[in-house]
RNA sequence: GCCGAGGUAGCUCAAUGGUAGAGCACGUCAUUGGUAAUGACGCGACAAGAGUUCAAUUCUCUUUCUCGGCU
Numbered sequence: 001g002c003c004g005a006g007g008u009a010g011c012u013c014a015a016u017g018g019u020a021g022a023g024c025a026c027g028u029c030a031u032u033g034g035u036a037a038u039g040a041c042g043c044g045a046c047a048a049g050a051g052u053u054c055a056a057u058u059c060u061c062u063u064u065c066u067c068g069g070c071u
Base pairs, nucleotide, nucleotide: 001070002069003068004067005066006065007064010024011023012022013021018054026042027041028040029039030038047063048062049061050060051059
């Protein structure tokens, strides 16, 4: 330099155009003599910019970061 894959919650991952979810973690409450466990509720995210569309995490382009391959 070229090609490919990827970036979503604190962490690990879903979601192929129509209200962004799960597990663990965190907070509050319940339960207990106390703790753990358990249950209920809650907090919290689409890498950045532009385009297409009534509507974009999703499709297109650019930038940026990570990983792999080729030279």